Transfer RNA from a Patescibacteria group bacterium, 71 nucleotides, folded computationally.
Model confidence (mean pLDDT): 80 of 100.
RNAcentral holds the sequence, with entries from ENA.

RNA sequence: GCGGGAUUAGUUUAGUGGUAAAACGACAGUUUUCCAAACUGUAGUUGCCGGUCCGAUUCCGGCAUCCCGCA
Numbered sequence: 001g002c003g004g005g006a007u008u009a010g011u012u013u014a015g016u017g018g019u020a021a022a023a024c025g026a027c028a029g030u031u032u033u034c035c036a037a038a039c040u041g042u043a044g045u046u047g048c049c050g051g052u053c054c055g056a057u058u059c060c061g062g063c064a065u066c067c068c069g070c071a
Stems, first nucleotide, its partner, number of pairs: 001070007010024004018054001026042005047063005
């Protein structure tokens, strides 16, 4: 330099053109003499910039970071 892949909650991961989900974690409550455990609830997320579209996390382009391969 060229090609390919990945980027979603604090972490690990699903997901799909129609208002994004699970587990663990955080916080609050119930319970307990206390802690832990258990149960209930709450908050929090689509890497960035554009384009297409009535509507984009999804499709397209560019950028950034990481990984793999070729040279």